The RNA shown here (c-di-GMP-I-GGC riboswitch aptamer) has 84 nucleotides and comes from a Rhodospirillaceae bacterium. The coordinates come from a structure-prediction model, not an experiment, and the mean pLDDT is 83. Lineage of the source: Bacteria > Pseudomonadati > Pseudomonadota > Rhodospirillales > Rhodospirillaceae. It was read from a public genome assembly, where an Rfam model found it.

[in-house]
RNA sequence: GCUGAUAAAUGGCACACCCCUCGAAAGAGGGGGUCGCAAAGCCACCGGUCUAAGGAAGUUUCUAGGACAGCGGGGUUGCCAGCC
Numbered sequence: 001g002c003u004g005a006u007a008a009a010u011g012g013c014a015c016a017c018c019c020c021u022c023g024a025a026a027g028a029g030g031g032g033g034u035c036g037c038a039a040a041g042c043c044a045c046c047g048g049u050c051u052a053a054g055g056a057a058g059u060u061u062c063u064a065g066g067a068c069a070g071c072g073g074g075g076u077u078g079c080c081a082g083c084c
Base pairs, nucleotide, nucleotide: 001083002082003081004080012037013036017032018031019030020029021028022027035070041076042075043074045073046072047071048068049067050066051065054063055062056061
């Protein structure tokens, strides 16, 4: 530097769901849980998706803003193993 087939650190993370808290919501934090994950560590820069208290319009749309890094791309740091 490349790769993640096999293996290992009784290694790491933790979907759905349940409980508590926060939020208008999407969702987030903590506890349980364990579908999965080789960056499922971190960053909203690009695309995408969701939300819309407030604002606009005026009866269901649009939007400032917000959310998702476990939707894809990109950036950045890093464990183990194999190969060069």